[in-house]
Molecule: FMN riboswitch aptamer (RFN element)
Organism: Microbacterium caowuchunii
RNA sequence: ACGUGCUCCGGGGUCGGUGUGAAUCCGAACCGGCGGUGACAGUCCGCGAGCGUUCCCGGUCCGAGAGGACGGGGGAUGCCGAUCCGGUGGAAUUCCGGGACCGACGGUGAUGCGACAUCUCGAUGUCGCGAGUCCGGAUGGGAGGCAGCACGC
Numbered sequence: 001a002c003g004u005g006c007u008c009c010g011g012g013g014u015c016g017g018u019g020u021g022a023a024u025c026c027g028a029a030c031c032g033g034c035g036g037u038g039a040c041a042g043u044c045c046g047c048g049a050g051c052g053u054u055c056c057c058g059g060u061c062c063g064a065g066a067g068g069a070c071g072g073g074g075g076a077u078g079c080c081g082a083u084c085c086g087g088u089g090g091a092a093u094u095c096c097g098g099g100a101c102c103g104a105c106g107g108u109g110a111u112g113c114g115a116c117a118u119c120u121c122g123a124u125g126u127c128g129c130g131a132g133u134c135c136g137g138a139u140g141g142g143a144g145g146c147a148g149c150a151c152g153c
Stems, first nucleotide, its partner, number of pairs: 002152006008145002014028004029133002031103002033047004042101002050079008059070004083099005105136003112129008
């Protein structure tokens, strides 16, 4: 070096405002997986994760059977966010300066906001909206690694 197995590897809600009440609203704050790219990337090109559709292969349970329920593995495929200006330079949407922007699914979501309906006109009901940072799936999965360990050669 190569092979096999195992392990490891994701960050961030604090202060203030309003209010009876806010981890979710408002202002500020804070965060940024992996590979690639002529030079360092949340915003370029991809990957992973997440959410669907579909096919294949096992498992457990129920059932006389037909069949049903639950869960696992694999393949294919769809969806999947956001950057500009100036500077330096041979080279940078990657560096420096400045200004922006983005953030899966489910839950909760101040007695909030919106729409509609009803009536005793003050409420009640229904529907919808509302978290990158909280809770959950997840003690999971996983790209990738000049990260570690063991064994083999």